[in-house]
RNA sequence: CCUCUGGAAAGCGAGGGCGUCCCGCGCCCUCCGCCGAAGGUGAAAGCCCCGCGCCCCGGGGUGAAACUCUCAGGCCCGAUGACAGAGG
Numbered sequence: 001c002c003u004c005u006g007g008a009a010a011g012c013g014a015g016g017g018c019g020u021c022c023c024g025c026g027c028c029c030u031c032c033g034c035c036g037a038a039g040g041u042g043a044a045a046g047c048c049c050c051g052c053g054c055c056c057c058g059g060g061g062u063g064a065a066a067c068u069c070u071c072a073g074g075c076c077c078g079a080u081g082a083c084a085g086a087g088g
Stems, first nucleotide, its partner, number of pairs: 001088006011032001013031007033075003039071001040069001042067001046062006
């Protein structure tokens, strides 16, 4: 990297428009409320450098996640899917 298997969360929201004779259903736009497990954002300790001979202090760099943000994505039971297992 490939294949198979398992694998969650959150409105069955409101309004308008279109496809329909109507209902149902589907799609688009707007509004409010939400989720975090595609992807992406942030940086703790530690370490390094500089400012002062040292300590303290200050500044800069590096620095992980399932934490965080909610940009992206998602909220009709279906799908996405971090991650895990098996095989190659």
Glycine riboswitch aptamer from Actinomadura logoneensis, 88 nucleotides, folded computationally. The sequence is in RNAcentral, with records from Rfam. The model forms 89% of the base pairs in the Rfam consensus. Lineage of the source: Bacteria > Bacillati > Actinomycetota > Actinomycetes > Actinomadura. The prediction has a mean pLDDT of 78. Its Rfam family is "Glycine riboswitch aptamer". From the family's description: This family represents the bacterial glycine riboswitch.